Notes: The RNA shown here (transfer RNA) has 65 nucleotides and comes from Callorhinchus milii. Lineage of the source: Eukaryota > Bilateria > Chondrichthyes > Callorhinchidae > Callorhinchus. The RNAcentral record of the sequence draws on Rfam. Its Rfam family is "tRNA". It is annotated as a transfer RNA. Rfam's curators write: Transfer RNA (tRNA) molecules are approximately 80 nucleotides in length.

[in-house]
RNA sequence: CCUGUAGCUCAGUGGUUAGAGCACUCAUCUCACCAGCGAGAGACCUGGGUUUAAUUCCCGGCAGG
Numbered sequence: 001c002c003u004g005u006a007g008c009u010c011a012g013u014g015g016u017u018a019g020a021g022c023a024c025u026c027a028u029c030u031c032a033c034c035a036g037c038g039a040g041a042g043a044c045c046u047g048g049g050u051u052u053a054a055u056u057c058c059c060g061g062c063a064g065g
Base pairs, nucleotide, nucleotide: 001065002064003063004062007022008021009020010019015052024040025039026038028036045061046060047059048058049057
């Protein structure tokens, strides 16, 4: 100096339910497995500040590079 968002790899924006791919669970299909199709669960590193409202902006801390 940069980064920190789902199990992993990454988007994202000061305001309605935070998304995608892969992975996982269930169902479907198949003699069976894989693939496909459908559904579901799952996350904003931590403490504080600003603001009507913070994952987003600011400061400290922690971790990684």